[in-house]
Parts: sequence; C1' cells; structure tokens
RNA sequence: CCUCCGAUAGCUCAGUGGUAGAGCGUCGGUUUACUUUACCGGUGACGUUGGUUCGAGUCCAACUCGGAGGA
Repeated sequence: CCUCCGAUAGCUCAGUGGUAGAGCGUCGGUUUACUUUACCGGUGACGUUGGUUCGAGUCCAACUCGGAGGA
C1' cells in the first nucleotide's frame, strides 16, 4: 500500500428495512437469624459523519479503532 472481516448495555452475544433483545453483572424488593440460593422489579447500548428511504442497528460512502491475509 491492497483485499477481507468486525465495532450493539459494564462483559459475552442476538437482532430478514417497520417498538433494540437475551444471559451474566449491577441496584432495589420478597424470602432468610446472616450470607448464599431462589423469585419479582429496575438499570443501561447501535464507533463517528454524511447519503438512500415514508421509515436505517440493518443498505451505500468516507473516516476512526481492532483483527486476518497479500505485496
């Protein structure tokens, strides 16, 4: 320098253009003599900037970061 893959919650990951989800975590509650467990509820995210579209996490472009391959 070229090609490809990826970026979504504190962590690990889903998400077929039409309400952003799960598990773990964390906070509160119930239970318990206490802790744990169990149960209930809450919490919190689409890398950045543009474009397409009635509507974008999803499609397109550039950039940033990470990874793989090639020269």

Overview:
A computed fold for a 71-nucleotide RNA from Stereum hirsutum FP-91666 SS1, annotated as transfer RNA. It is recorded under the gene name tRNA-Ser-ACT-1-1. Rfam family: tRNA. Rfam describes the family as follows. Transfer RNA (tRNA) molecules are approximately 80 nucleotides in length. The RNAcentral record of the sequence draws on GtRNAdb. Model confidence (mean pLDDT): 81 of 100.